Model confidence (mean pLDDT): 78 of 100.
This is a predicted structure of a 350-nucleotide RNA (Bacterial RNase P class A) from a Methylococcaceae bacterium.
Rfam family: Bacterial RNase P class A. Gene Ontology terms of the family: dimeric ribonuclease P complex, ribonuclease P activity and tRNA processing. From the family's description: Ribonuclease P (RNase P) is a ubiquitous endoribonuclease, found in archaea, bacteria and eukarya as well as chloroplasts and mitochondria.
RNA sequence: AAAGUCGGCUGAGCAGUCGCUGUUUUAUCGUUAACGAUAAAAUGGAGGAAAGUCCGGGCUCCACUGGGCAGGGUGCCAGGUAACGCCUGGGAGACGUAAGUCUACGGAAAGUGCCACAGAAAAUAAACCGCCAGUUCUUGAGCUGGUAAGGGUGAAAAGGUGCGGUAAGAGCGCACCGCGCAACUGGUAACAGAUGUGGCAUGGCAAACCCCACCCGGAGCAAGAUCAAAUAGAGGGACAGACGCGUGGCCCGCGCGGUUCCUGGGUAGAUCGCUCGAGCUGUAAGGUGACUUGCAGCCUAGAUGAAUGACUGUUCUCGACAGAACCCGGCUUACAGGCCGACUUUUUCU
Numbered sequence: 001a002a003a004g005u006c007g008g009c010u011g012a013g014c015a016g017u018c019g020c021u022g023u024u025u026u027a028u029c030g031u032u033a034a035c036g037a038u039a040a041a042a043u044g045g046a047g048g049a050a051a052g053u054c055c056g057g058g059c060u061c062c063a064c065u066g067g068g069c070a071g072g073g074u075g076c077c078a079g080g081u082a083a084c085g086c087c088u089g090g091g092a093g094a095c096g097u098a099a100g101u102c103u104a105c106g107g108a109a110a111g112u113g114c115c116a117c118a119g120a121a122a123a124u125a126a127a128c129c130g131c132c133a134g135u136u137c138u139u140g141a142g143c144u145g146g147u148a149a150g151g152g153u154g155a156a157a158a159g160g161u162g163c164g165g166u167a168a169g170a171g172c173g174c175a176c177c178g179c180g181c182a183a184c185u186g187g188u189a190a191c192a193g194a195u196g197u198g199g200c201a202u203g204g205c206a207a208a209c210c211c212c213a214c215c216c217g218g219a220g221c222a223a224g225a226u227c228a229a230a231u232a233g234a235g236g237g238a239c240a241g242a243c244g245c246g247u248g249g250c251c252c253g254c255g256c257g258g259u260u261c262c263u264g265g266g267u268a269g270a271u272c273g274c275u276c277g278a279g280c281u282g283u284a285a286g287g288u289g290a291c292u293u294g295c296a297g298c299c300u301a302g303a304u305g306a307a308u309g310a311c312u313g314u315u316c317u318c319g320a321c322a323g324a325a326c327c328c329g330g331c332u333u334a335c336a337g338g339c340c341g342a343c344u345u346u347u348u349c350u
Stems, first nucleotide, its partner, number of pairs: 001346010012315007020045011047321001051332002054330005059220004066252004071216005076090005091105001092103004106211002111209002113205003128151002130147007159177006178200001179198004184193003224272004234263006243257004279298008316319001
């Protein structure tokens, strides 16, 4: 200097004028008060993803409270966390020169199923070409037996390389590798190592059904609560304690006693929930790390047909993706420009 890998920050700035909205204070009006309206002043007002609605919870209700089946979710090991399908570290496998990245990572000897076409044959799997032996003959070939080392087809073809052996071959035998089993060593474990032993089960797919291990009530802020208003206490049907109802389905248990369906009519305004949190920042200690604990400091939007907009001037890095609606922890996706740190490889100079 170039190319990369991982992590983090920012997300146009400043000034002025008018406008929107929350809170507090003051004043006026309505008002018994609470409270409401208006005006003024002070002080706040979208994100790193607010997106997706994919997971996990807090909270509210069913509900006083259990079990099972079906169903669903996760899938190497150990930790973190309120919890998780998340995060951290480790193991195995794959990719990359490397820094690093990815994994839907339990089981194929419990069973069932699938592997198109090509090919002789695709798993209780084989003989197309070929090789060897015998034999026939018209010397071109044919028949019988053996074979799976060589060739062909294919994503994949009865473990691989070499030596011996054989009529020719073959784990047929041997050596090494691979695979299975056993105990030993290291490790909490996944797993790894070296040793011994066995000629050895000849595939893949479980993101196929399935088996195994662990986990799982439901519905959701349009949850729910309070006040106000209104009426057609209307009409019809089913069941009736051996029945009906009880927040996914079925069964048992438990509880309750009327339950449920259809038609038709009336009302629907206000308040709470609604923002102090498994919160944030700094620092110290512990830990490889995720994170935990202590101390100190801070309060940071609560709209409800939906609030932060418009105009002007100026600066420069010339401006991306994009707007809360109960809240929080994650994951995934989108992102112009700018800045910072660590690491890897190559080249050049010293």